[in-house]
Molecule: transfer RNA
Organism: Tetrahymena thermophila SB210
């Protein structure tokens, strides 16, 4: 310099044209003398810009970070 992949919450992670899954963290109540442990509930999220579409987290182009490989 050139190909290829990734980028989803505080961390990890499932999906796939139709308002986004599950776990751990947190918070809040319940329980317990208190703590932990259970058990309910809340709160958090689709890199970034244009385009396609009735609708884009999904497709397409570009860029940004990261990994690989090659030179």
């Nucleotide at each position: 310099g050139c190909u290829a992949c990734a980028u989803u919450a505080a961390u990890c992670u499932a999906g796939u044209g139709g308002u986004a899954u599950g776990a751990u963290a947190a918070u809040u109540g319940c329980c317990u003398c208190c703590c932990a442990c259970g058990c309910a509930a809340u709160a958090a999220g689709c890199u970034c810009g244009g385009g396609u579409u009735c609708g884009a987290u999904u497709c397409c182009c570009g860029a940004a970070u990261g990994u690989a490989g090659c030179a």